[in-house]
A computed fold for a 390-nucleotide RNA from Phenylobacterium sp., annotated as Bacterial RNase P class A. Rfam family: Bacterial RNase P class A. Rfam classes the family as a ribozyme. Lineage of the source: Bacteria > Alphaproteobacteria > Caulobacterales > Caulobacteraceae > Phenylobacterium. The RNAcentral record of the sequence draws on ENA. The gene name in the source record is rnpB.

RNA sequence: CCAGACGGCCGGGCGAUCGCGGCUCCCGCAAGGGGGUCGAGGAAAGUCCGGGCUCCACCACGACAUGGCGGCGGGUAACGCCCGCCGGGGGCGACCCCAGGGAUAGCGCCACAGAAAGCAAACCUCCGUUCUCCGGAACGGGAAGGGUGAAAGGGUGGGGUAAGAGCCCACCGCGCGGCUGGUAACAGUCGCGGCAUGGCAAGCCCCGCCAGGAGCAAGACCGAAUAGGGACCGUGCGCCCUCAGCAAUGGGGGCAGGGCUGUCGUAGGCCUGAGCGGUCCGGGUAGGUCGCGAGAACCGUCCCGCGAGGGGCGGUCCAGAGGAAUGAUCGCCAAUGUCCGGGUUUCGGCCCGGGCGGCACAGAACCCGGCUUACAGGCCGUCUGGUCCA
Numbered sequence: 001c002c003a004g005a006c007g008g009c010c011g012g013g014c015g016a017u018c019g020c021g022g023c024u025c026c027c028g029c030a031a032g033g034g035g036g037u038c039g040a041g042g043a044a045a046g047u048c049c050g051g052g053c054u055c056c057a058c059c060a061c062g063a064c065a066u067g068g069c070g071g072c073g074g075g076u077a078a079c080g081c082c083c084g085c086c087g088g089g090g091g092c093g094a095c096c097c098c099a100g101g102g103a104u105a106g107c108g109c110c111a112c113a114g115a116a117a118g119c120a121a122a123c124c125u126c127c128g129u130u131c132u133c134c135g136g137a138a139c140g141g142g143a144a145g146g147g148u149g150a151a152a153g154g155g156u157g158g159g160g161u162a163a164g165a166g167c168c169c170a171c172c173g174c175g176c177g178g179c180u181g182g183u184a185a186c187a188g189u190c191g192c193g194g195c196a197u198g199g200c201a202a203g204c205c206c207c208g209c210c211a212g213g214a215g216c217a218a219g220a221c222c223g224a225a226u227a228g229g230g231a232c233c234g235u236g237c238g239c240c241c242u243c244a245g246c247a248a249u250g251g252g253g254g255c256a257g258g259g260c261u262g263u264c265g266u267a268g269g270c271c272u273g274a275g276c277g278g279u280c281c282g283g284g285u286a287g288g289u290c291g292c293g294a295g296a297a298c299c300g301u302c303c304c305g306c307g308a309g310g311g312g313c314g315g316u317c318c319a320g321a322g323g324a325a326u327g328a329u330c331g332c333c334a335a336u337g338u339c340c341g342g343g344u345u346u347c348g349g350c351c352c353g354g355g356c357g358g359c360a361c362a363g364a365a366c367c368c369g370g371c372u373u374a375c376a377g378g379c380c381g382u383c384u385g386g387u388c389c390a
Base pairs, nucleotide, nucleotide: 001386002385003384004383005382006381007380008379009378010377012333013332014331015330016329017328018327020039021038022037023036024035025034026033027032041361045372046371048370049369050368051367052366053215054214055213056212066211067210068209069208070207071085072084073083074082075081086100087098088097089096090095101206102205106204107203108200109199110198123146124145126141127140128139129138130137131136154172155171156170157169158168159167173195174193175192176191177190178189179188180187181186219290220289221288222287229281230280231279232278233277234276235275238255239254240253241252242251243250244249257272258271259270260269261268297316298315299314300313301312302311303310304309337356338355339354340353341352342351343350344349
C1' cells in the first nucleotide's frame, strides 16, 4: 500500500431572526405579556420474546388441552437474550454459520431421474456352463466397476476367487463395554463386535423443561347538567253511573275542570282528567385528578471475574401529554463527493488553488431488559492474508 475479519463510536458545528411544548418567577381584575430553565432515538419502529406495575381468577396440589423451548456450564429480576466452552460445517487465515434431544416406540413421506428409494433388487458391464447363423442368446453366479440421484445396504489398501463379496486381514469410520481427564457437554485410550440398523422430527409423534387470564382504554379517587329512583315538606285530589269486595279500596265509562286549535265570543275537534312545586339523599354518564417517571437510571473511579456481569465509593437529575411540542429561514465553517488549473510520482495516487454540491433511516405516549428490521456518510481500535522497502 492492497484485500479482508471483528469490536466500538458519531450520525453535522457556531451565530442571528422568527416560532412551539412542560415547569417556574414577575406584571396584570382578566385576556394576555415578559424573564429563567428543560425539551426524542440508536433505532423512539415491528410489537416478536422476557419482566415490572394493575385488576380478575385460583389463593394448596395435580391432571388434561394448547403454545413455546431443546449440546454443557455460567450471567440475569427474567428470557427464546448474553458470555464461556463442547460437537458439526465453511474459510489459506483473522473469523463465520448451526431449529444442536430422540429415526431399534409407532405412523407417514422420500419429487425428477433411475432396474431398484427401504425391501432387497439387477439396466449396462464381469464370470461359468450350454447353444450358435459367430452378431449373440438361454440358464446360473456375483454385486467389485459403469450409469441415475440429495441419498443406492461402510471407506482405502491387500489377500482371496471362475468372477466377486467383511468372505478374510490392516488402518479409518460406526456400535457396545472398560479406564483416564474434565463440574459437564465431551475428549483420549484399550478391548470386543465383522457392519446389521439409509434420510426427513421448522411431518405427526415420543421424552424433558417452561407458561393462570387480561392489559395504562390496566386501575384508583372526585364528580355535574338532563332523565330516571328514594325520603321529607307545601299544595291539590270535584260530581254521576257501573263492576268486584263485608268494608277499606280497586277497575271501567261519562261529565265538570285544565291544555291545544293565533286573540275574543259561540259551536265543534283532539289531548288530559291527579298530580304539581320545593329541599335533600344515593347510583351512573360527561368531565377532571392520580397512575406518570429517582430508575433492574446515567457518569467517573476502584475491586472481583477469561467474559457476560457483580460489588463498593463519589457525582448528576435527564421530555412528559392531551392525538401529541422539540421546528423554519439566513450567514459562516466542515468530513466526503465531483469538475477545472498547476505541481509531483514508484503511474496506484498525492499536494496546492478555485468552482459546484453538501446529510440518511426515522418521531417518545405506562416503564424497563432483549431480539429483529431500516439507515446517506464518517471516525477509532484490535487482528488476518498478500505485495514492496529497510